[in-house]
Molecule: transfer RNA
Organism: Candidatus Altimarinota bacterium
Order: sequence, then structure tokens, then C1' cells
RNA sequence: GCCGUUAUAGCUCAGUAGGUAGAGCGCAUCCAUGGUAAGGAUGAGGUCACCAGUUCAACUCUGGUUAACGGCU
Repeated sequence: GCCGUUAUAGCUCAGUAGGUAGAGCGCAUCCAUGGUAAGGAUGAGGUCACCAGUUCAACUCUGGUUAACGGCU
């Protein structure tokens, strides 16, 4: 230098014909217990890496940028 993969909640990750963003763990509150752990209920938490484009509508499609990882030279 070229090519590919990845970037979504605090962490690990889902999310395919484009149509209001989810799970597990963790966190908060409550229930329960003599008290703790385990368990149950409810809830908070996200500019879907960034900038543009297409579209009535984009996490999703197109182009570019950045970062991580891998391959080739």
C1' cells in the first nucleotide's frame, strides 16, 4: 500500500425481505427471611463508532472517515 471482518445498554452479544431497539449478566427499588445468599416482581440505562447519500421511513442499503483484528505484498 491492497483486501476482508468487526463497531448496538456498564460487560458479553442478538437484531435479513428497510417500518417505533432486545436478551443474559450487572445496577436500583420492592416482595420474601430472624438475618444473609438463592429466588420472585418492577424499573432505570442506548445520538445503534463518525460524516454524507438514497428513501415517506435506515442499526439494516450506498460512499467516505476513524478504530480494533486478520490476510496479502